[in-house]
The prediction has a mean pLDDT of 83.
A computed fold for a 1601-nucleotide part of an RNA from a Verrucomicrobiales bacterium, annotated as large-subunit ribosomal RNA, half A.
NCBI's taxonomy places the organism under Bacteria, Pseudomonadati, Verrucomicrobiota, Verrucomicrobiia, Verrucomicrobiales.
Rfam family: Bacterial large subunit ribosomal RNA. Gene Ontology terms of the family: ribosome and structural constituent of ribosome.
Context: one part of a larger RNA
RNA sequence: GGCACACAGUGGAUGCCUUGGUGCCAACAGGCGAUGAAGGACGUGACAAGCUGCGAUAAGCCCCGGUUAGCGGCACAUACGCUUUGACCCGGGGAUUUCCGAAUAGGAUAACCUGGCCCGGUUAAUGCCGGGUCGUCUCUCUCUGAAUACAUAGGAGGGAGUUCGCGACACCCGCUGAAGUGAAACAUCUCAGUAAGCGGAGGAGUAGAAAUCAAACGAGAUUCCGUAAGUAGUGGCGAGCGAAAGCGGACCAGCCCAAACCCAUGGCUUGCCAUGGGGGUUGUAGGACCCCGUCGUGGGACCGUGACGAUUAGAUCAAGUGUGUGGAAAAGCACGCCAUAGAGGGUGACAGCCCCGUAAUCGAAAAUCCGAUCGGCCCUAGGGAGUUCCUGAGUAGCGCGGCACACGUGAAACGCCGCGUGAAUCCGGGGGGACCACCCUCCAAGGCUAAAUACUCGUUGGCGACCGAUAGUGAACCAGUACCGUGAGGGAAAGGUGAAAAGAACCGCCGUGAGCGGAGUGAAAUAGAACCUGAAACCGUGUGCCUACAAGGUGUCAGAGCCCCUUCGGGGGUCAUGGCGUGCCUUUUGCUUAAUGAGUCUGCGAGUCAGUGUCUGUGGCAAGCUUAAGGUCUUCCGGACCGGAGGCGAAGCGAAAGCAAGUCCGAAUAGGGCGAUUUAGUGGCAGGCGCUGGACCCGAAGCCGAGGUGAUCUACCCAUGGCCAGGCUGAAGCAACGGUAAAACGUUGUGAAGGGCCGAACCGGUGAAUCUUGAGAAAUUCUCGGAUGAGCUGUGGGUAGGAGUGAAAGGCUAAUCAAACCCGGUGAUAGCUGGUUCUCCCCGAAAUGCAUUUAGGUGCAGCGUCGGGUGCUGAUGAACGGGGGUAGAGCACUGAAUGAGCUAGGGGGCAUACCCGCUUACCAAACUCAAUCAAACUCCGAAUACCGUUCAAUGAAGCCCGGCAGUGAGUCCGCGAGGGAUAAGCUUCGCGGUCGAGAGGGAAACAACCCAGAUCAGCAGCUAAGGUGCCCAAAUACCGCUCAGUGGAAAGGAUGUGGAAUUUCUUAGACAGUGAGGAUGUUGGCUUAGAAGCAGCCACCAUUUAAACAGUGCGUAAUAGCUGACUCAUCGAGAGAUUCCGCGCCGAAAAUAAUUGGCGAUAAGCGGUAUACCGAAGCUCUGGACUUCCGCCUCGUGCGGGAGUGGUAGGGGAGCGUUGUCUGUGCGGUGAAGCCCAAGGGCGACCGAAGGUGGAGCGCAGACAAGUGAGAAUGCAGACAUGAGUAACGAGAAGACGGGUGAGAUCCCCGUCCGCCGUAAACCCGAGGUUUCCUGGGCAACGCUGUUCGUCCCAGGGUUAGUCGGGACCUAAGGCCAGGCCGAUAGGCGUAGCCGAUGGAUAGCAGGUUAAUAUUCCUGCACCUCCGAAACUUAAGCGGGGGGGACGCGGUUGGAAAAGUGACCAGGUGAUUGAAUUCCGAGGUGAGGCUUCGGCCGAUCCGUAUCACUGGACCAACCGCCAAGAAAAGCCCCCGUGUAUGCUAAGGAGCCCGUACCGCAAACCGACUCAGGUGGGUGGGUAGAAUAUACCAAGGCGUAA
Repeated sequence: GGCACACAGUGGAUGCCUUGGUGCCAACAGGCGAUGAAGGACGUGACAAGCUGCGAUAAGCCCCGGUUAGCGGCACAUACGCUUUGACCCGGGGAUUUCCGAAUAGGAUAACCUGGCCCGGUUAAUGCCGGGUCGUCUCUCUCUGAAUACAUAGGAGGGAGUUCGCGACACCCGCUGAAGUGAAACAUCUCAGUAAGCGGAGGAGUAGAAAUCAAACGAGAUUCCGUAAGUAGUGGCGAGCGAAAGCGGACCAGCCCAAACCCAUGGCUUGCCAUGGGGGUUGUAGGACCCCGUCGUGGGACCGUGACGAUUAGAUCAAGUGUGUGGAAAAGCACGCCAUAGAGGGUGACAGCCCCGUAAUCGAAAAUCCGAUCGGCCCUAGGGAGUUCCUGAGUAGCGCGGCACACGUGAAACGCCGCGUGAAUCCGGGGGGACCACCCUCCAAGGCUAAAUACUCGUUGGCGACCGAUAGUGAACCAGUACCGUGAGGGAAAGGUGAAAAGAACCGCCGUGAGCGGAGUGAAAUAGAACCUGAAACCGUGUGCCUACAAGGUGUCAGAGCCCCUUCGGGGGUCAUGGCGUGCCUUUUGCUUAAUGAGUCUGCGAGUCAGUGUCUGUGGCAAGCUUAAGGUCUUCCGGACCGGAGGCGAAGCGAAAGCAAGUCCGAAUAGGGCGAUUUAGUGGCAGGCGCUGGACCCGAAGCCGAGGUGAUCUACCCAUGGCCAGGCUGAAGCAACGGUAAAACGUUGUGAAGGGCCGAACCGGUGAAUCUUGAGAAAUUCUCGGAUGAGCUGUGGGUAGGAGUGAAAGGCUAAUCAAACCCGGUGAUAGCUGGUUCUCCCCGAAAUGCAUUUAGGUGCAGCGUCGGGUGCUGAUGAACGGGGGUAGAGCACUGAAUGAGCUAGGGGGCAUACCCGCUUACCAAACUCAAUCAAACUCCGAAUACCGUUCAAUGAAGCCCGGCAGUGAGUCCGCGAGGGAUAAGCUUCGCGGUCGAGAGGGAAACAACCCAGAUCAGCAGCUAAGGUGCCCAAAUACCGCUCAGUGGAAAGGAUGUGGAAUUUCUUAGACAGUGAGGAUGUUGGCUUAGAAGCAGCCACCAUUUAAACAGUGCGUAAUAGCUGACUCAUCGAGAGAUUCCGCGCCGAAAAUAAUUGGCGAUAAGCGGUAUACCGAAGCUCUGGACUUCCGCCUCGUGCGGGAGUGGUAGGGGAGCGUUGUCUGUGCGGUGAAGCCCAAGGGCGACCGAAGGUGGAGCGCAGACAAGUGAGAAUGCAGACAUGAGUAACGAGAAGACGGGUGAGAUCCCCGUCCGCCGUAAACCCGAGGUUUCCUGGGCAACGCUGUUCGUCCCAGGGUUAGUCGGGACCUAAGGCCAGGCCGAUAGGCGUAGCCGAUGGAUAGCAGGUUAAUAUUCCUGCACCUCCGAAACUUAAGCGGGGGGGACGCGGUUGGAAAAGUGACCAGGUGAUUGAAUUCCGAGGUGAGGCUUCGGCCGAUCCGUAUCACUGGACCAACCGCCAAGAAAAGCCCCCGUGUAUGCUAAGGAGCCCGUACCGCAAACCGACUCAGGUGGGUGGGUAGAAUAUACCAAGGCGUAA
């Protein structure tokens, strides 16, 4: 270290539970608000942080009613109280009710500031305090009243509107109105008048009593439901959209004005108008006018009354004991009782009879609802004649442009809107889907109207085959909280001790800690508060076995040893060694792949529901079947019965009229098409599949929203402030001189300009390095650019999303930009990727064709499966009969192509005056001969294949109909071809096979090759491919070949070797070797400088010979020389050449030692032969399982027999398990579920005894309903690992020693040294933070270690103002904006006015003091405003006018504070004066002692006041320049008006807010105790031009490992 077992820890799954949620039902309610809402802020308790309650009368006050003994909320404890004179509690009514908020006196950064008027308190008075009141808009009344005479606008006042805002993301009406999407693209269209915005109303809203429908019959307001009907229609006639009448129901309700006419009143312009009353309201027209008639009945939606009843507290309420177990009885057992009550909850386990309740019955002082009754009020009359009057006008209609109607401009009616035009008047008008006629029907241009319908923030009661803490609301718990974000907005986690706290007295260890051990409580403490059960990952301890030469997908099969148990049969644990063996998922032709996904565990996590079709199964009824809405009854989770409106079917054909078992076409009786003849449907339930919906789940980038939030970052702009060490250069101008006719010009000086120069602060960011799980989501270090300008910067403000801003980079607009962020449409869409959860059984594909804006998608066909039908149709074999034009072959055609011959034509040469000609190793048609070639040649022509007929056997295939699919990426191998290069593990077809979807054996390993198709088991047998030396099962067989380790790389090359064949030479002597010869004409001729066999050309003869070339090679300048051919001799038997076959050799160089698999082998290589053996999941044998067929019978899925059972996508069948429901039946404190272990059972999903834990519920059988099964989705949540005791511990300014405290000191405190900063790392303000400040105590967490310390935790304390800052003063940019203007609404702009500092105005200094504050307290000395008597004054106030306030940049001059440096040292005495000195002395120093640690006492010693220089806050003035440099108030002056005030001593008054602390940083902005960022002021010394730089002072640090 591994495995196993046991026991712990961690962790919080599982089980059980439920206070919470969720859906529905019934009833109620459907609003609250200027009488101040909703919602908040702040307060309020004896102690009080939070929640709850309440409001300065503050966990409450008063009254009425209920109830009854206790009470002071959650919430214990302590203290103190209340209560039978009725507390607390419950209900009703009332009082109080701070501040904000519509917010409403004015203002504002919500919960704050500041006022006017009236009244009251206090004061001498101001002041201060208390109460009330003061908003806008609209309407109305009164008064007043411009330009402008009347008038109007306007102004002032009174009254009214319970005007405004909120509420439920609901419902209703209206205005404005998208896009994603669908159409497989897209524009009309769709989504959709949806989302969103806005206005308005109510408990409902809208609509509503026909200028309506209809159809020749009729109906009789509206609304809603069912149906008609997915019909009629509409529609790029695409996708889609989609009525109405009628019928069945719910509910029912009808009315009022205008006008004509009459009366009255008023006005006058004298015949009109206005107002009021009567009258009147209709379409087979009605009314007025005229005539006749009518008073009692009926009704009402109006006003009041308010019975009964109901709601808001309550009350009565039956019936059980014993026994044993147990901690406890309600369980068990025994015997009872009640029940109009056996709903439910509680009680120490499961209770009708213990408690609360329940059935039933009863009850209200007060308030509210209901609305009977009664009263009032209102309505309730018609008939007739005449035909005089009336009956809704910029209306109807029409034209143009639109919208809405289901209806997209269409033939488009009807309705509505805009612009224009513009009637009729009952003898009239509208409609009936263009239009016209007839006919029918209705009466517009005025208004009101319940119920039936929609919804639910709420209240009460109830129910659930709803959830049970990762579920159910986001939220069971102090949740819209913590936290994140500038903001809009986003948004968690987190339940359980026990029956009862009986919550562990006491003891011990320890730091008076944390934690633990005893003791005690309890049934239980492994129920101990981190608390029920307590799984897994993970981390340990102990024991048994094993393990340190071993190569391993971690198992499996075999197997000795050791250990344990044993009923002695065996079982369990571990395991040396051996055989075999490359995970899972997904995606793929194909994955160990070095292709995807997963760290592990636990929990969650994906084909559902509704509607509508279709098919199957099943049961009901059947030529019929069935109800929908709704209704009635009821024993009310439910059921029964009505309801036939309607639907489907029973008859078809036709475009239709129509006819009908037929009909249509047709002249037809013909013929043909579609039908009938052959009749089954229909409505439930269940299942398969389609369609419409998000439709299996997760996933975009995006689009749109007159919806919002953002300019605290950044861009630009506006207003108002601030900043820029030091040094250098030296423009214009001016002056002098020179110069010119005068100028120009020049020199010198003066002068001080400049997007001038160098260079700090400041701003930037050139180059490099570092960093890159950082110190830092952009920095550090060195270097670098600008640095008086188009400069930088603070504060306040403006501009924004198709918009802003942009010295322009598509830059920036909060770490986001070619269109921000948030929310919504939204579950957008995704022909794409990923994922998709239990078991067994049967069958089982495809990767092809056609088409496709199609190629990785889809449709149809093909191939699969299931059901039904048919019944020899399929396949195989044989025989027979067919057609064909491939392979092959051929050249007869069409072409190609070679040689020869022959020969037209052409070319060349010769010849030629011309005409004839000659010739040709040139090109070449036709023709002849020979030999060839062809996918698009064929005089020919197979094998196979294909079609048909017959026969045969085997066998269960084929075809048709219907349900459901998947597939339409294929791959390699062999053969036949195309493309390519007769390349590719290439590509495209055809035929076949394998893989795909196929395991097993072989090929070392190796989807596609060879063998062979796995139902299961067997320590049985036989074989296939392939093998038989060892690894490794089986032959060390036989005959040959090979010598190369060939086997175990090619072309090509070669006296390798074996075999075969042909041929030549050879005892007349071959081949090889050795010896000898190898000559002469001649140096052949030519050429050449030379050419003699041997540069080259031509010829290659002849002679002597045994033989010898006019020469094979070497060689020379050329000769020479050597050699060969050739000949003889010697030797003595075979030698040479060629061809074919077998096996070998060379060719042969690569990077880790790297292979025939290895070893190795001369056979264990290669060829042949024979026999034997091995060898697979093949075949056989034995036994078992399942499917299917056949047969038999005692019909059991029984017996026998046959065949079968690899499998991805996919089809079909049968089951297991989970949660809940119903019925039945059981178990449980003598111990349920869950958890741990596990015998045994089942093919399997799974079931499960005994034991342990646990401590209260749970099974089984049948049926039913599903949030029903997890390993993967870079899944979601939590827990725990790994990396790893590893990296790191955040500027290299630095610590060391001693002492102290303490359990403990590197870090805390003290001391002494040391180091660092010192235009800062010191000090003071502003912003921002918000208690971090100080003191005491503490150390769990926080602090990158430790910690006694802290900016951490607990407790207590701390911020003092007339003068400082802000308000009670002013105005800038800008903002809000009464009236006003504009605009669908919302709203926008803007005047008066108001707000708004970064500016103007404005009265305090020094010292002391606290642990912590001080210009604030104290001391001292000042000042401002107001009140205030006398005196004095005639002004104050208001209006008008003016001044002033009041301003740039650059330069220069003068004065001058602080500060620094240098020099120098008060006062007294001495001393009458001068000088020096002595002494004393304010002050300083400070040994030592004491201490409450803050200080106090104090010896000794020193003992000193101004000047000079530098400096330049501030003040004043001047010069120059062009870019020409806020406003208002306070203040002053003048004029007008004005009439009782103004000034003021003593004395008095002086309000509100800020004030602690950090503040270049550990307290701000950066997620941090972060090397970053952050505005202003002071800023000493030496050196130096300097705020550079270096070193120091004061002061501050050495802070994090």